Context: one part of a larger RNA
Molecule: large-subunit ribosomal RNA, domain II
Organism: termite gut metagenome
RNA sequence: ACCUACGAGUUACUUACAGUGGCAAGGUUAAGCGUUUCAGACGCGUAGCCGAAGCGAAAGCGAGUCUUAACAGGGCGAGUAAAGCAUACCUUUCGGGGUGUGUUAUAGUCACUGUGAGUAGACGCGAAACCAAGUGAUCUACCCUUGAGCAGGUUGAAGGUUGGGUAACACCACCUGGAGGACCGAACCGUUAAACGUUGAAAAGUUUUCGGAUGACUUGAGGGUAGGGGUGAAAGGCUAAUCAAACUUGGAGAUAGCUCGUACUCCCCGAAAUGCAUUUAGGUGCAGCCUCGGUUUAGUUUUAUAUCAGGUAGAGCGACUGAUUGGAUGCGAGGGCUUCGCCGCCUAUCAAGUCCAGAUAAACUCCGAAUGGGUAUAAAAUAUUGACCGGGAGUGAGGGCAUGGGUGCUAAGGUCCAUGUCCGAGAGGAGAAUAAUCCAGACCAUCGGCUAAGGUCCCGAAAUAACAGUUAAGUUGAACUAACGAAGUAUGGUCGCCGUGACAGCUAGGAUGUUGGCUUGGAAGCAGCCAUUCAUUUAAAGAGUGCGUAACAGCUCACUAGUCGAGUGGCCGUGCGUGGAUAAUACUCGGGCAUAAACUGUUUACCGAAGCCGUGGAUGUCGUAAGACGUGGUAGGGGAGCAUUCCAUACGGCGCUGAAGAUGAAAGAUAACUUUUGUUGGAGCGUAUGGAAACGCAAAUGUAGGU
Repeated sequence: ACCUACGAGUUACUUACAGUGGCAAGGUUAAGCGUUUCAGACGCGUAGCCGAAGCGAAAGCGAGUCUUAACAGGGCGAGUAAAGCAUACCUUUCGGGGUGUGUUAUAGUCACUGUGAGUAGACGCGAAACCAAGUGAUCUACCCUUGAGCAGGUUGAAGGUUGGGUAACACCACCUGGAGGACCGAACCGUUAAACGUUGAAAAGUUUUCGGAUGACUUGAGGGUAGGGGUGAAAGGCUAAUCAAACUUGGAGAUAGCUCGUACUCCCCGAAAUGCAUUUAGGUGCAGCCUCGGUUUAGUUUUAUAUCAGGUAGAGCGACUGAUUGGAUGCGAGGGCUUCGCCGCCUAUCAAGUCCAGAUAAACUCCGAAUGGGUAUAAAAUAUUGACCGGGAGUGAGGGCAUGGGUGCUAAGGUCCAUGUCCGAGAGGAGAAUAAUCCAGACCAUCGGCUAAGGUCCCGAAAUAACAGUUAAGUUGAACUAACGAAGUAUGGUCGCCGUGACAGCUAGGAUGUUGGCUUGGAAGCAGCCAUUCAUUUAAAGAGUGCGUAACAGCUCACUAGUCGAGUGGCCGUGCGUGGAUAAUACUCGGGCAUAAACUGUUUACCGAAGCCGUGGAUGUCGUAAGACGUGGUAGGGGAGCAUUCCAUACGGCGCUGAAGAUGAAAGAUAACUUUUGUUGGAGCGUAUGGAAACGCAAAUGUAGGU
């Protein structure tokens, strides 16, 4: 992992509601007793309970009662028949009207069934823990008693003898001696480092290496200390492979707002992720939203008309509150000058107020929409539409997108509101793939048709469609790209020049006063400054556009003529392109590729979905019917069924001429499933109607067995 078996809303009592049934102003017995064909049935049993009357704390009173001084007021109750039917009489315009009488209104209770709630383990499995009573020191910690063990080698303390030495000591030397938590190193005890081992040879080892090895040493046997206790040279260590509180049994099915799991089918409807509160935030209560039953016909949407509330968008501020720029004026202040002092004069300073102009606000408003909202009336449309009462829920982590905002960086697949929508709980088509983007809401069948979004060269169904343009960048054909730069190109506008010859090119000229004046070492068109940048000759030529020189020179331009012969130049727009252009596995538009198969505009045709239509069928609601409208669906509510085991009754059913079961095949039904039949099997089994359940497995790191 697979297969088989087992495996989770049960039972009792109380209670609420619904359904079914009995009796009914009543309903019903409990314990117990009797009879009996004895787990049963029948009868007796009215104690008790519920109902028929309430109010008050109560005494109590009572259709009233309590409060109170109250006959007031108020609270809680009773009642509300005003109606219908029948009948008699009166009246009538023959439709009817009036009066009287009678009658009808109050429903509970006891069982059973179903669905909830409560109390119980209460759908199942699951803690870590807590408490009680016991069992453990054969492991290990420490202690007590009594024993045992430590090869060999080394060092050589105190003391002592002898000798020397001293007045006597002291002191010195040799020898002797044999001390030590002394040294080296086996046994023994330990375990420093490394490797191996890691489903091991071993639930802690092996090999090499290493520490202690006469000591606070090691060890045998016997004994002691016990669980909030012991023991501990202290590591929270050890206390039988278990220790920040051992193990066993019990309380015990502890509790678990947590996780996981929770078993056959079909049909109808179908949510929520919000508000308020919460020792509350992943829980719960009430409300909201769903469903079922009953009552009611009340609903909704759109349009029109009438009417009501509002302070948003915008706008405005010489209309307030605040913020605020420039200019004019300059109360006042600062600074300077002056003066004996006041005064006076001045100002590259600040600045009230006023005037002119500009501009600002979520917590400003003299103003002020659109949309939206409330109410009423009318019309039209619409249907599981609304409201109330009662039973059952789930939800109370939401998310994306669009729009209006707050927050943030006008950051986020961010966060918090509002309105809508979709996903959630929604399949199908398009978007290469892709919950929420676009199209579109799947009852079933159909080798029929039409379309949507999106597409029509090939992968790929359908145009290598048509017309008019654009682009040359593979731009583009997916998605985001800026400021700024550029004789890209197409097109539009506007202002110039132009056969009295433009623009470009070529040829020629481009002069004189003058080297203008000043400055300067120099300054001559061209370092700089100045300006009546003037005048002359001219076809034209600046007191000079740039290069250049130390300064000149030189080259060139403006300007002019000639040549040439038709357009040319500036500016402002628009379209498509160009540079700017940078991201981490992979060249690429999904690919091939494409100069259209790119882009813009117009047009026609076609393809394209579970959409729509056609045909056949099923089913729900409404409806007398005809028929109409429906049938995506998670949590969840409601309805109808299938199968399994057992019981009762019936079939006076089936069965050794072969039951159940097993295993193939075929057929039927909307499904759970059912029927027939072959083989096997070898003794029980079925159908109908009711009843009762240890009643259905794919999941729970499910349990057991097998493979």